[in-house]
RNA sequence: GGAGUAGAUCAGGCGAUCGCUGGUUCCGUUUCGACGGAACUGGAGGAAAGUCCGAACACCAAAGGGCAGGGUGCUCCAUAACGUGGAGUCGCGGCGACGCGAAGGCAAGUGCAACAGAAAGCAAACCGCCCCGCUGAUGGCGGGGUAAGGGUGAAACGGUGCGGUAAGAGCGCACCAGUUCUUCGGGUGACCGGGGAAGCUGGGUAAACCCCACCCGGUGCAAGACCAAAUAGGGGGGCGUAUGAGGAUGGCCCGUCCAAGCUCCCGGGUAGGUCGCUUGAGGUGCCGGGCAAUCGGCAUCCCAGAUGAAUGAUCGCCGCCUUCGUUUCGGGCAACCGUCCGAGGGAACAGAAUUCGGCUUAUGAGCUGCUCCAACC
RNA sequence: GCGCCCGUAGCUCAGCUGGAUAGAGCGCCGGACUUCGAAUCCGUAGGCCGCAGGUUCGAAUCCUGCCGGGCGCGCCA
Numbered sequence: 001g002g003a004g005u006a007g008a009u010c011a012g013g014c015g016a017u018c019g020c021u022g023g024u025u026c027c028g029u030u031u032c033g034a035c036g037g038a039a040c041u042g043g044a045g046g047a048a049a050g051u052c053c054g055a056a057c058a059c060c061a062a063a064g065g066g067c068a069g070g071g072u073g074c075u076c077c078a079u080a081a082c083g084u085g086g087a088g089u090c091g092c093g094g095c096g097a098c099g100c101g102a103a104g105g106c107a108a109g110u111g112c113a114a115c116a117g118a119a120a121g122c123a124a125a126c127c128g129c130c131c132c133g134c135u136g137a138u139g140g141c142g143g144g145g146u147a148a149g150g151g152u153g154a155a156a157c158g159g160u161g162c163g164g165u166a167a168g169a170g171c172g173c174a175c176c177a178g179u180u181c182u183u184c185g186g187g188u189g190a191c192c193g194g195g196g197a198a199g200c201u202g203g204g205u206a207a208a209c210c211c212c213a214c215c216c217g218g219u220g221c222a223a224g225a226c227c228a229a230a231u232a233g234g235g236g237g238g239c240g241u242a243u244g245a246g247g248a249u250g251g252c253c254c255g256u257c258c259a260a261g262c263u264c265c266c267g268g269g270u271a272g273g274u275c276g277c278u279u280g281a282g283g284u285g286c287c288g289g290g291c292a293a294u295c296g297g298c299a300u301c302c303c304a305g306a307u308g309a310a311u312g313a314u315c316g317c318c319g320c321c322u323u324c325g326u327u328u329c330g331g332g333c334a335a336c337c338g339u340c341c342g343a344g345g346g347a348a349c350a351g352a353a354u355u356c357g358g359c360u361u362a363u364g365a366g367c368u369g370c371u372c373c374a375a376c377c
Numbered sequence: 378g379c380g381c382c383c384g385u386a387g388c389u390c391a392g393c394u395g396g397a398u399a400g401a402g403c404g405c406c407g408g409a410c411u412u413c414g415a416a417u418c419c420g421u422a423g424g425c426c427g428c429a430g431g432u433u434c435g436a437a438u439c440c441u442g443c444c445g446g447g448c449g450c451g452c453c454a
Base pairs, nucleotide, nucleotide: 001373002372003371004370005369006368007367009365010364012318013317014316015315016314017313018312020043021042022041023040024039025038026037027036028035029034045349049360050359052358053357054356055355056354057220058219059218060217064254065253066252067251069216070215071214072213073212074088075087076086077085078084089103090101091100092099093098104211105210109209110208111205112204126150127149128146129145130144131143132142133141134140135139158176159175160174161173162172163171177201178200179198180197181196182195183194184193185192186191224275225274226273227272234266235265236264237263238262239261246258247257248256268453269452270451282301283300284299285298286297287296288295289294320346321345322344323343324342325341329338330337331336378450379449380448381447382446383445384444387403388402389401390400396434406420407419408418409417427443428442429441430440431439
């Protein structure tokens, strides 16, 4: 210098002027509902986004039993909880830093595998090899053996060698790989390392049904509570009135509670306000435990709550990036690099809507650690 | 705000318990018929199945993440 990889950070700053919006105090007006003005003060994000997970909170009964359904799936830890995070294990990719993994079970059961191929899970004989029989005999036909070789396929029933055999074959043996059982050591554990036994070699697919283990009641702030306004509280159909429709309840059944109305179609009215609503698994700093995620202690702070939906605009100075140059200084043989000055240009993604913890996606800038390659000393 | 659904040819749809050439109708284009046009008949073209990644031997179909579009949900009675 180039290529790459991981991590944390910021989201331009200050001032002036003009606005928007919440709160507090004061003043004025008032039909007592509010309205106007002044001062002080608060006013978007790392993702406020997608709404993909998990919770809080609210209502339904205090959320009950069973079936169905859904989700998760190596280990330990963290946490209010999680499908999240941290640290590891194993596997895969990369020369490496490092990254990725829906990583329980197809030696429980069932299913699936087009085309090709003789044969696709039961094993299987197309060519080849070998044996036997017949014959018109280096051939042909028939019967049998054989998975070592060829060929097909994404995939063909451990691999190599020696022995063995008619030819072959874990048929036997040696070594290697795997599996099961057993045992010793290490680790909380996943698992790792070593010894022994058994020829045991039992293919793939569970993001196929399914099995195993664990988890899950439903609806969502348009939850829910209150006030106000409004009327055609109308018409028609169906079901039911205790032999109980319907509701809580969502797919079903049971149970429990409420229960005299419920429901569909047509038509009508109103779509205003208050609370919920922001003090919270909260922020910042220091100390301590832990490899870390994170936890504990102390101090300190209050930091948007709008709803036809505020958080903006203009100007000046400074900072950052970048283009150009009759530009300054330094380095270099040079190309050029750094720096000074001048002129011009640029600054992303995006915007709260009950609130948190995550994930995912969009996106600008510079910084730091590490790895590989090349050149020079 | 919350919940749900759908993307396949120019348009409307099928295929979505995985199997290789992705189909149908209308439309477009060409030809026949006709003096010409419509109708009718014959033939052809046109798709990376919204995008990206994964599982699998194999993906329109299964899974995950995005992108785009659509629908429903207030109160009174």